[in-house]
Molecule: SAM riboswitch aptamer (S box leader)
Organism: Radiobacillus deserti
RNA sequence: CUCUUAUCCAGAGAGGCGGAGGGACUGGCCCGAUGACGCCCAGCAACCAUUAAGCUUUUGCUUAACAAGGUGCUAAUUCCUGCAGGAGAAAUCCUGAAAGAUAAGAG
Numbered sequence: 001c002u003c004u005u006a007u008c009c010a011g012a013g014a015g016g017c018g019g020a021g022g023g024a025c026u027g028g029c030c031c032g033a034u035g036a037c038g039c040c041c042a043g044c045a046a047c048c049a050u051u052a053a054g055c056u057u058u059u060g061c062u063u064a065a066c067a068a069g070g071u072g073c074u075a076a077u078u079c080c081u082g083c084a085g086g087a088g089a090a091a092u093c094c095u096g097a098a099a100g101a102u103a104a105g106a107g
Stems, first nucleotide, its partner, number of pairs: 001107008013041001015040003021031003025082001027080002042074003047070002050065006078099001083096005
């Protein structure tokens, strides 16, 4: 980098450092010197891991617990949207893709 599977309407700091951009991309709309983004600490969650039980027996699946380990996350639904379909006079709303993010596995 590519592929597969799962999830993405919940949750999380008046802390320290540091200084100008940031929210992936498009168009919007926002956040930011009353200090954003980032790093550290702190925290959230429970994908993997661990433990227990059940089922199955190639080994895997399901449920529950846990948070010391590997990741992840801590403005706004993935902030909304881009493609297709539906409802509506319109504003707008609904559904599914695509794209993106994260985890686990494979190449």